Predicted 3D model of RNase P RNA and transfer RNA as a complex of 473 nucleotides. Rfam match: Bacterial RNase P class A. The prediction has a mean pLDDT of 79.

RNA sequence: GGCUGGCCGGGCGACCGCGUUGGAUCCCUGCUUCGGCGGGGAGCCACCGAGGAAGGUCCGGGCUCCACAGGGCGAGGUGGUGGCCAACAGCCACCCGGGGCAACCCGCGGGACAGUGCCACAGAGAACAGACCGCCGGACGCUCCACCGAUUCGUCGGAGGGGCGCACGGCAAGGGUGAAACGGUGGUGUAAGAGACCACCAGCGUGCCGGGCGACCGGCACGGCUCGGCAAACCCCACCUGGAGCAAGAUCAGACAGCGCACGUUCGAGGGCGGCCCGCCCGAGUGCGCGGGUAGAUCGCUGGAGGCGGCCGGCAACGGUCGUCGUAGAUGGAUGGUCGCCCCGCUGCCUGCUUCGGCAGGACAGCGGACAGAACCCGGCCUACAGGCCAGCCCAU
RNA sequence: GCCCCGGUAUCCCAACGGCAGAGGAAGCGGUCUCAAACACCGUCCAGUGUGGGUUCGAGUCCCACCCGGGGCACCA
Numbered sequence: 001g002g003c004u005g006g007c008c009g010g011g012c013g014a015c016c017g018c019g020u021u022g023g024a025u026c027c028c029u030g031c032u033u034c035g036g037c038g039g040g041g042a043g044c045c046a047c048c049g050a051g052g053a054a055g056g057u058c059c060g061g062g063c064u065c066c067a068c069a070g071g072g073c074g075a076g077g078u079g080g081u082g083g084c085c086a087a088c089a090g091c092c093a094c095c096c097g098g099g100g101c102a103a104c105c106c107g108c109g110g111g112a113c114a115g116u117g118c119c120a121c122a123g124a125g126a127a128c129a130g131a132c133c134g135c136c137g138g139a140c141g142c143u144c145c146a147c148c149g150a151u152u153c154g155u156c157g158g159a160g161g162g163g164c165g166c167a168c169g170g171c172a173a174g175g176g177u178g179a180a181a182c183g184g185u186g187g188u189g190u191a192a193g194a195g196a197c198c199a200c201c202a203g204c205g206u207g208c209c210g211g212g213c214g215a216c217c218g219g220c221a222c223g224g225c226u227c228g229g230c231a232a233a234c235c236c237c238a239c240c241u242g243g244a245g246c247a248a249g250a251u252c253a254g255a256c257a258g259c260g261c262a263c264g265u266u267c268g269a270g271g272g273c274g275g276c277c278c279g280c281c282c283g284a285g286u287g288c289g290c291g292g293g294u295a296g297a298u299c300g301c302u303g304g305a306g307g308c309g310g311c312c313g314g315c316a317a318c319g320g321u322c323g324u325c326g327u328a329g330a331u332g333g334a335u336g337g338u339c340g341c342c343c344c345g346c347u348g349c350c351u352g353c354u355u356c357g358g359c360a361g362g363a364c365a366g367c368g369g370a371c372a373g374a375a376c377c378c379g380g381c382c383u384a385c386a387g388g389c390c391a392g393c394c395c396a397u
Numbered sequence: 398g399c400c401c402c403g404g405u406a407u408c409c410c411a412a413c414g415g416c417a418g419a420g421g422a423a424g425c426g427g428u429c430u431c432a433a434a435c436a437c438c439g440u441c442c443a444g445u446g447u448g449g450g451u452u453c454g455a456g457u458c459c460c461a462c463c464c465g466g467g468g469c470a471c472c473a
Stems, first nucleotide, its partner, number of pairs: 001394008010342007018049002021046003025042007051371001055382002058380005063245004070278004075241005080094005095109001096107004110236002115234002117230003132175002134171004140165006147158004183201006202226002204223008249299004258290006270282003292472003306325008343369006349362005398469007407422003415453001424440005446462005
């Protein structure tokens, strides 16, 4: 200088205030068989009273109700391998790929030789690709150069070389376009070239051998096979998922006012069922619109896959066992405020040291001490967070 | 508490994954008018709530966050 993991996230006291529960006192009140049994309120006393995220509501469960949950299609989710867990999209270990000198970190990490689809612009060509410039060959035309023969000195014929043109043919090495252009290097070969052929390298496929539970890794041989990307496009494969949610659900109390339309009463509406079909069950009322009434009490409601410590098994997540602790339950929603002392950080001041950057110590003053708050309960993930503590590891000196 | 939608210019609202985005209203300038309104012509205004990812390419697909909005109980 850096990486990783874990923990804390103010302490003590006084006064005032709030909530649950319990206790005694007082007041009001209901019923009564007059013995009692309740309900409400006031102040007093005692115990206790938010979090690591209580948050976002992104996953998974418990719990409750609906057939304790049925079949098919559809829909949604997950996606390396092995394990852990009640379960998961979580956790642990490993594999593969990428980054870093390293500790370590990151990855929505199945399939693109099952099929369909898309790849804009640019570019010749974009997926059984293609030929713009270019390279090479050739016919013909034009032109230039020099040679041979003939000649009536104007030219004609023959063979050769160079250049230009070309609605010809070959090539895919080089240039250029693009996010992406159908392996790379060297050689053989050729008119020029090219995996066309050869050697090596890279990749792919097939077969065999070895290691590993497995993902996968290592080795050998063969095949010129060289085969683009996208599935956070449809899709395919494997696995998982019934629906709703404590405003679930149950009991009690209390109040009011019905009307219209549609469908239906074993030829059955509608509901369980929030996509459809089948099947099962309930079933005489149901649905919609207008209008009306109550917004109360009790249960659910907090002890649970609980926390902490020791030992054992396991690399670990975690599991087993023993001991120990145990106290939030509001419902317009409590858990707070003020003061004093202490703690931490910053700034200012003083002293000492100094490599002049700072470092260490001290008393006082000022400012600051976060993010945020249970609401049925757990396990995770993600996000927010002043400041501080501990442990291990890596690099440099 | 639980469940569900949406975010593109000042406002309303389009956009099969393909030229960094169409249109209307408003605004501004001009023509017309004595002046204005109406009408006509022209013009300005966005990088799609924020960050990250997939892809050659994202307003669109995926993830996380931010902001805004809506619904719910019971009786007859």